[in-house]
Context: one part of a larger RNA
């Protein structure tokens, strides 16, 4: 000087407390461990691994396994030799890849050669093989925590200190006052985007006409500016007026010096090491989907604030040409047929759902719950056996609110209800977004966890 303390003081944070809804019990989805396996490819490991890399494993992907093949190679550049176009067609064998055979067939030329392609050969290619403890780049985390430093000066033999400590104040090393310090940098804040109010301009496809709504663009508006009180009459704090909005208005983007030899050699790049008729490469099939178990994370429930039937409203944000598809017809339905419109503020996906109204069920393992299984189908796709999603009929399991323990959330939040998108042929209960309905509670900081500042002890560095 740091780090640490079941030392002290001050102060923060959904950290506790106060509340609401969960998880832990059930069924199922998904990831992980374990076990199994020819293979169940690899990575991620307390917080900061476990719906994570995966924003799409039937083939492909694919890195794994057992087979069948190739060896200048699936891919790049160059040298030498040699042949000829390339493309394309046919036959045999085969699961395919491949192997064997066969048909047709070059261009330019200064005649030296050149272009393109095949074969042979040599340099080389290739490797998701190893090392993230050799690395770049990128990322997680402490933490959006308020800190981390520098120049000059001053103090100290020196390490170093001072500044940055102190008194107030703040979300903040934010600001004020004081002070051997005076300044400055990276952070904080502001500048950026978005939502909320107003004005101006424009008006397509939006507004049924106008006021208006809507859309886009540009501007205005909030600054403790005004009033009262408190305070060193400083920073600032409490209350009030006006205002769409008030003391950082809500949300986002933004992550200081550094920490964890944190993560990634499998995104990419890259040093070294290793393989080179194989640790490369092609191929058909299997596996990544296994299942006595164990954990994480979601979904659906256990019902009456509910289930079911009928009626009837109200969104926002998106996507659409190898696409979205209306209407009509067929089908109980998934869907099919036909087909208008739309490169989309025009047309379509599209119905929003919960809510509301009427009816019914009457506490029952039930008209709750939907797992499981049987049969029959639909769709995508070369192909749904291993191993897709969906539909109809039948079947109806566990489950009556979940032990110890444990998570999230402070407002348009939690809870709850639908909608869209990326990936994608098909395949979300995941992810990313959108809106609808819309709470309860916070006395307080003793305690648990994490953190900031000062101080103290230390046999630790």
């Nucleotide at each position: 000087u740091g780090a640490c303390g079941g030392g002290g003081g001050c102060c923060c944070g959904c950290a506790c407390a106060a509340g609401c809804a969960g998880c832990g019990g059930a069924g199922c989805g998904u990831g992980c461990g374990g076990u199994u396996u020819a293979a169940u490819u690899c990575g991620a490991a307390g917080u900061u691994a476990c719906g994570c890399g995966a924003a799409g494993a039937a083939c492909c992907u694919u890195a794994c396994c057992a087979g069948g093949g190739c060896u200048u190679g699936a891919c790049a550049u160059g040298g030498c030799a040699u042949c000829g176009a390339c493309c394309g067609g046919c036959g045999a064998u085969g699961a395919a890849a491949g192997u064997c055979g066969u048909c047709u067939u070059c261009c330019c030329u200064u005649c030296g050669g050149g272009g393109c392609g095949g074969u042979g050969u040599c340099a080389c290619a290739g490797a998701u093989g190893c090392u993230g403890c050799a690395u770049g780049g990128c990322u997680g985390u402490c933490g959006u925590c308020a800190g981390c430093u520098c120049g000059u000066g001053c103090c100290g033999u020196g390490a170093g200190g001072u500044g940055u400590u102190g008194g107030g104040u703040u979300a903040a090393g934010u600001c004020c006052c004081g002070c051997a310090a005076c300044g400055a940098g990276c952070g904080c804040a502001a500048c950026c985007c978005u939502c909320g109010c107003c004005g101006u301009g424009u008006g397509u496809u939006g507004a049924a006409u106008u006021u208006u709504u809507c859309a886009c663009a540009c501007g205005g508006g909030a600054c403790u500016g005004c009033c009262c009180g408190g305070a060193g009459c400083a920073a600032c704090c409490g209350g009030g007026a006006g205002g769409a909005a008030g003391g950082c208005g809500g949300g986002g983007a933004u992550g200081a010096c550094g920490u964890c030899a944190a993560g990634u050699c499998a995104g990419c790049a890259u040093g070294g090491c290793c393989c080179u008729u194989a640790c490369g490469u092609c191929u058909a099939g299997g596996g990544c989907u296994a299942c006595a178990c164990a954990c994480g994370u979601a979904c659906u429930a256990c019902a009456a604030u509910g289930g079911u039937g009928g009626g009837u409203a109200c969104a926002g944000a998106g996507g659409g040409c190898a696409g979205c598809a209306a209407a009509g017809c067929c089908g109980c339905g998934a869907g099919g047929c036909c087909a208008a419109g739309c490169c989309a503020a025009u047309c379509c996906c599209a119905a929003a759902a919960a809510a509301c109204c009427c009816a019914u069920c009457u506490c029952a393992g039930u008209c709750c719950g939907g797992a499981u299984u049987g049969c029959a189908g639909u769709c995508u796709g070369c192909a749904a056996c291993u191993c897709g999603a969906c539909u109809g009929c039948a079947u109806g399991a566990a489950g009556c609110u979940g032990g110890a323990a444990u998570c999230g959330c402070u407002a348009g939040u939690a809870a709850u209800c639908c909608c869209g998108g990326a990936u994608c042929a098909g395949c979300a209960u995941g992810c990313c977004g959108g809106g609808g309905u819309g709470a309860a509670u916070a006395c307080g900081u003793u305690c648990c966890c994490g953190g900031g500042c000062c101080u103290u002890g230390u046999a630790c560095a």

A computed fold for a 461-nucleotide part of an RNA from Methyloversatilis sp., annotated as small-subunit ribosomal RNA, 3' major domain.
The prediction has a mean pLDDT of 86.
The organism belongs to Methyloversatilis, within Bacteria.